[in-house]
Molecule: c-di-GMP-I riboswitch aptamer
Organism: Desulforudis sp.
RNA sequence: CACGAAUAAAGGCAAACUCGGCGAAAGCCGGGGGCGCAAAGCUACAGGGGCUAAGGUGGUGAUGAGCUACUAUGCCAGCCAGUUACCGUG
Numbered sequence: 001c002a003c004g005a006a007u008a009a010a011g012g013c014a015a016a017c018u019c020g021g022c023g024a025a026a027g028c029c030g031g032g033g034g035c036g037c038a039a040a041g042c043u044a045c046a047g048g049g050g051c052u053a054a055g056g057u058g059g060u061g062a063u064g065a066g067c068u069a070c071u072a073u074g075c076c077a078g079c080c081a082g083u084u085a086c087c088g089u090g
Base pairs, nucleotide, nucleotide: 001090002089003088004087012037013036017032018031019030020029021028022027035078041083042082043081047080048079049076050075051074055071056070057069058068059067060066
């Protein structure tokens, strides 16, 4: 520097679901749980993509209630990606 399912060793993380909490929601935190993961480490303003729509703007309605469309400053890295890296092999 490259590679990793060739063989390990030591370990790590933790899906769905569930209990409690936060949040408008997406989702997040903690306990249980274990689907899986060689980066399921970190990064959301390096980049792409996705989710939600409180607030805002518009439409409808009566200038209301309600309904509805758009929108991220909110969220997802276990979607792609950027970046760092244990052990082993060459």